[in-house]
């Protein structure tokens, strides 16, 4: 002098376990406020979390039960609220496994040559 390692995290797939479906979440625009960024150091207009303000905004169905009403002579039937489970739905939350991307950006240091 030339090639390379590896962080935090980030996106996706999958499996689990929740949450919402009586709209929180997410995503989008801004205020505040903290934290992280490879072995060491600085470190941003870039990341990331709290909190807050504002537009936007949505897929539910089916079964089984309780209890109330109300038809019906009776078996029964209808309504209404509740619960529980299933299948969906959500740019939903975590957890674990894969795969891909990942020091904005200076200095020094590792490895190979």
């Nucleotide at each position: 002098g030339c090639a390379g390692a590896g962080u935090a995290g980030g996106u996706u797939u999958g499996u689990g376990u929740g949450c919402g479906u009586u709209a929180a979440g997410u995503g989008c625009c801004g205020g505040g406020c903290g934290g992280a960024c490879a072995g060491g150091g600085a470190g941003u207009u870039g990341c990331c979390g709290c909190c807050u303000g504002g537009a936007c905004g949505a897929a539910a169905a089916a079964a089984g039960g309780a209890c109330u009403g109300c038809c019906g002579a009776a078996g029964g039937g209808c309504a209404a609220u509740c619960c529980u489970u299933u299948u969906g739905c959500g740019g939903u939350a975590c957890a674990c496994a894969g795969a891909c991307c990942g020091c904005a950006u200076c200095c020094c240091g590792c490895u190979g040559c």

Model confidence (mean pLDDT): 79 of 100.
Predicted 3D model of a 113-nucleotide RNA (THF (Tetrahydrofolate) riboswitch aptamer) from a mouse gut metagenome.
Its Rfam family is "THF (Tetrahydrofolate) riboswitch aptamer". About the family: Tetrahydrofolate (THF) riboswitch was first reported for Ames et al. as an RNA motif in 5' untranslated (5'-UTR)regions of folate transport and biosynthesis genes in Firmicutes genomes.